Large-subunit ribosomal RNA, half B from an Elusimicrobiales bacterium, 1243 nucleotides, folded computationally. The coordinates come from a structure-prediction model, not an experiment, and the mean pLDDT is 86. NCBI's taxonomy places the organism under Bacteria, Pseudomonadati, Elusimicrobiota, Elusimicrobia, Elusimicrobiales. RNAcentral holds the full RNA, with entries from ENA.
Context: one part of a larger RNA
RNA sequence: CGCACGUCAAGGAACUAGGCAAACUAAUCCCGUAACUUCGGAAGAAGGGAUGCCCCUGUAGCGGCGCAGCAAUGCGUUGCGAAAGGGCCGCAGUGAAAGGGGUUCCGUGACUGUUUAACAAAAACUUAGGGCUCUGCUGAAAUCUCAAGAUGAGGUAUAGGGCCUGAUGCCUGCCCGGUGCUGGAAGGUCAAGGGGAGGGGUCAACCGCAAGGUGAAGCUCCGAACUUAAGCCCCAGUAAACGGCGGCGGUAACUAUAACCGUCCUAAGGUAGCGAAAUUCCUAGUCGGGUAAGUUCCGACCUGCACGAAUGGCAUAACAAAGGAACCGCUGUCUCGACGGCGGGCUCGGCGAAAUUGUGGUGCCAGUGAAGACGCUGGCUGAGCGCAACAAGACGAAAAGACCCUGUGGAGCUUUACUGUAACUUGUCAUUGGUUUACGGUCUUAAAUGCGUAGCAUAGGUGGAAGGCUUUGAGGCUGUCCUCGCGGGGGCAGCGGAGCCGCCAGUGAAAUACCACCCUUUUGAGAUUGUGAUUCUAACCUGCACCCGUGAAUCCGGGUCGGGGACAUUGGCAGGCGGGCAGUUUGACUGGGGCGGUCGCCUCCUAAAUUGUAACGGAGGCGUUCCAAGGUUCUCUUAGUCCGAAUAGCAAUCGGACGUUAAGCGCAAGGGUAGAAGAGAGCUUAACUGUGAGGCCGACGGGCCGAGCAGAUGCGAAAGCAGGACCUAGUGAUCCGGUGGUACCUCGUGGGAGGGCCAUCGCUCAACGGAUAAAAGCUACCCCGGGGAUAACAGGCUGAUCUUGCCCAAGAGUUCACAUCGACGGCAAGGUUUGGCACCUCGAUGUCGGCUCAUCGCAUCCUCCCGCUGAAGCAGGUGGGAAGGGUUGGACUGUUCGUCCAUUAAAGCGGUACGUGAGCUGGGUUCAGUACGUCGUGAGACAGUACGGUCUCUAUCUGUUGUGCUCGAAGGAAACUUGAGGGGAGUUGGCCACAGUACGAGAGGGCCUGGCUGAACAGACCUCCUGUAUACCAGUUAUCCUGCCAAGGGUACAGCUGGUUAGCGGUGUCUGGUAGGGAUAAACGCUGAAAGCAUAUAAGCGUGAAACCCGCCCCAAGAUUAGGUUUCCCUUUUUCCGGCGCAAGCCGGAGGACUUAAGGCCACCAGAAGACUACUGGUUUGAUAGGCCGGGUGUGUAAGUGCAGCAAUGCAUUGAGCUAACCGGUACUAAUCGGCCGUGAGG
Repeated sequence: CGCACGUCAAGGAACUAGGCAAACUAAUCCCGUAACUUCGGAAGAAGGGAUGCCCCUGUAGCGGCGCAGCAAUGCGUUGCGAAAGGGCCGCAGUGAAAGGGGUUCCGUGACUGUUUAACAAAAACUUAGGGCUCUGCUGAAAUCUCAAGAUGAGGUAUAGGGCCUGAUGCCUGCCCGGUGCUGGAAGGUCAAGGGGAGGGGUCAACCGCAAGGUGAAGCUCCGAACUUAAGCCCCAGUAAACGGCGGCGGUAACUAUAACCGUCCUAAGGUAGCGAAAUUCCUAGUCGGGUAAGUUCCGACCUGCACGAAUGGCAUAACAAAGGAACCGCUGUCUCGACGGCGGGCUCGGCGAAAUUGUGGUGCCAGUGAAGACGCUGGCUGAGCGCAACAAGACGAAAAGACCCUGUGGAGCUUUACUGUAACUUGUCAUUGGUUUACGGUCUUAAAUGCGUAGCAUAGGUGGAAGGCUUUGAGGCUGUCCUCGCGGGGGCAGCGGAGCCGCCAGUGAAAUACCACCCUUUUGAGAUUGUGAUUCUAACCUGCACCCGUGAAUCCGGGUCGGGGACAUUGGCAGGCGGGCAGUUUGACUGGGGCGGUCGCCUCCUAAAUUGUAACGGAGGCGUUCCAAGGUUCUCUUAGUCCGAAUAGCAAUCGGACGUUAAGCGCAAGGGUAGAAGAGAGCUUAACUGUGAGGCCGACGGGCCGAGCAGAUGCGAAAGCAGGACCUAGUGAUCCGGUGGUACCUCGUGGGAGGGCCAUCGCUCAACGGAUAAAAGCUACCCCGGGGAUAACAGGCUGAUCUUGCCCAAGAGUUCACAUCGACGGCAAGGUUUGGCACCUCGAUGUCGGCUCAUCGCAUCCUCCCGCUGAAGCAGGUGGGAAGGGUUGGACUGUUCGUCCAUUAAAGCGGUACGUGAGCUGGGUUCAGUACGUCGUGAGACAGUACGGUCUCUAUCUGUUGUGCUCGAAGGAAACUUGAGGGGAGUUGGCCACAGUACGAGAGGGCCUGGCUGAACAGACCUCCUGUAUACCAGUUAUCCUGCCAAGGGUACAGCUGGUUAGCGGUGUCUGGUAGGGAUAAACGCUGAAAGCAUAUAAGCGUGAAACCCGCCCCAAGAUUAGGUUUCCCUUUUUCCGGCGCAAGCCGGAGGACUUAAGGCCACCAGAAGACUACUGGUUUGAUAGGCCGGGUGUGUAAGUGCAGCAAUGCAUUGAGCUAACCGGUACUAAUCGGCCGUGAGG
């Protein structure tokens, strides 16, 4: 120091996002208990009382058994066992432990239940109840599945599936236009299949000198009409299907408002209920309540940004480890912290990791710098090395940033993105057969049919034809059938018994007299094909009917019988539907990205006098037009102004003059242009074909200019000009395909199909050098690769914005610019705002607010000193100096901020990575869950809201706070000091006197000076008060033990409870800030010139502030500049070498002996000293510690004994006994015995 604990004065939620945590409560019995209510509840509501021990008493009572008795009952024994009364003790009797704190209001969800194993327990899910819809069973619907086979269900609509809602109560409005679903025998459209009009290729043959043409059959390719289902269109229904449910203007006798009126739109315009709400942006809406104070809460209002009726609306008792608000109780949450105990930390012994690590001999300030430096520059500071601590830095560690962007990266999800596809569905063919019937197509056959007018008559066409039919029965009549234009026509049967037509005239055409081939329409038959219906049984399907295999079988196989039946099933082909599933796409530029804008071409400026040249720089155009607006020849000159002239004017048309281009040139701009490119007229098609020397531009693709030559042409007398337009925009590569031409290729040959070549057509391929014929979204469930090439935080640069100051002075201030305020404008400073830029950091620089701890600036909130005042005084205004110190507690909110309450001398503004998360918190923001409003078809989304939601790190270096060791300080020690330097402190109120004085009409009311007393802060201390005090005293519960009684001991948080010594503390006590000196600031002066004056200044001299330097307190000579003073200690010998000296000798060095002082250390006993170390005291010449003795203090009358009482218990002995750390004494015990360092007189 922190972990988990114990206790706490006074206050009692002031703490905080929030009573988080802790405390209170607690057992049993009795009393008592509200609103509300679904009558069950709420309820242990709330709120009170009792509880031990002894006596009565193991009593009353109840039960069992036994004995006696006829029985009632009695007696005995045994089990359970009150209540009342009386008494006793303590602070306390559920005496310890176990063991609800309570109440009120609101939102949400009815409830019990379930959930994200390991950050979300919830308002989410579920639920009973309600509704819609599907499903009739011979495989229900639905689901799994390739199938077989299963579930559903051995169930059958009171059943099962899907979806929505979510107890209960009252209810559930309007809209069917869109989407979906359901229904719909019409109509439109519509696939394969059927069908086969017609066309193509080839070819025998024929024609042709040839080129070539025609072309039967066959083969072959294409193929129209017609036929043909579902679907879609269409018509309806349906909202407890998906969903939706308006705007504007006016109007009432105050105002306001609008019951009322008008108008537009819609499928319909939101009903009831609710409403600043889990929904309200503005918003902290407004009012009321609660509070001293209420961004929360409750009740209202309604202006509903953006409630609203089963994605249910509104209520609601009960319930909730859920969310919000308030109150009571309670408390160390707090004011404000203190003490104590355990185990860590620390020290010793043992064992002994990890992260991390470019090398490190790793300082501060300022500057610089890839823009925040231990390492660079300058200065400053700094003896060497540990240990314990703290976390400001090492853009600390950890994790190739999860945010953001980027990638022609990935994945999951969605959909009316694109393209497919399972499944479903529809048609067709096969499996697949027979009968009957109805209705179609085609063919064959037999018949019938055909009416304009004229004409005997109802003349289908063409051709042939002069005769044909008739007893194999003509005309006619009757009956009947078909047809019909009502006049007839055609058949059949009967009667009947001999004729009936044509040729001839008329008509465009001549006879159904006759024959042949056909046409229109109709009928019959047959063939074929199709559609619908019916029926059959034999394919096929099927039966928990029966038999057999078979001992069991509802299985399987066979058989019998039955049910269905050419349907179904299955397969092939085809249409529809098809996020159920799959694969993909979903552009770039961009002062981050998104949203917006843009993307090709032309003109101008930018563009810096060749060309070229960027930006999400400044301006505009194009995606054509014209057969003349082209070619040529000839001719002409505009705009405008002035003058003249009927209507006629500024402007119509006419004349004259001036008029270098101001006009015009289809269209934007520029260049060009009057000797035309402009205007007019004539003739015309060069708006030609084939080429093209030579150049210009472009990375390329490609673009542009172009004389000349050949051909053919227009105009012109000719020279000549003409290959579109005064010029520069008017556009699109390649692939693929069409058309015309050509006749180059043609897979054995010949043809042909097809291709090539020339010409030409089809792209807002406009994201315009064009990824595909064909493509949108969401991701907070997310992932990967990258980026500080690019955003959010912070820094940096900048300073538009911001803040502050200054200049000018219009004005106001009665007068007067400048007491005070200051328009229109101007100039600076600062680097706190919002921004701009994108420079460090994306192989990570943690983000708001709070708490804690600060530190600096001054543009000063208070206090201090001054000037001016529109300053009488008091109180102010404004300005100057000044940064020493100070700068409160609460309500609300996550808040910073702000509003409010109560104070205050004052409740300052800013910087410090919007100081401070390896210091804490985690309320906000910003992952995963959920809900509301809103947006979106949807997945989902929202600087909208609401509830919930893992904060890691043992400190290596620097830094900081402490504490040591070493060495140095020129001999060694012990003390006492100086103070260079550093640090601390520095605040201010009230009252009294002066004095009710100065001032003032009064009310009011001073300066200066002196005194007293506080608040907060700080230091020291423990006498008092107060807290603690883990064993100092006592009480006491449960239980175990010391054999029992008594007396004690252990455990239960120290068991609990009441006290308490020392120590340590504060809430207690004492003290502090001052005074004074020096030098100053603003300011005020003296003398005084420059400048005969004036002037505080220029020389000179003063006064003057909490600021500065001293003064007060602390550290301090590692102050390496190592200081000073006092005292103490050490004076032997010798060898060798060197120096000096005449020598004796002296000095120095190296070594051997001898000697080791003063003093210190070790060791030991201890300490109100302490992590260790250090420090202080002591070590027998001793009171250092323990013990003992005495005292004090605390507790509160021990034990034993006696007495009293039935007993609990009381009384006496007795203020007893016991008593830690306190005080004094006393050597009983332990400081034993000892060891080591330190020398020989000091360069």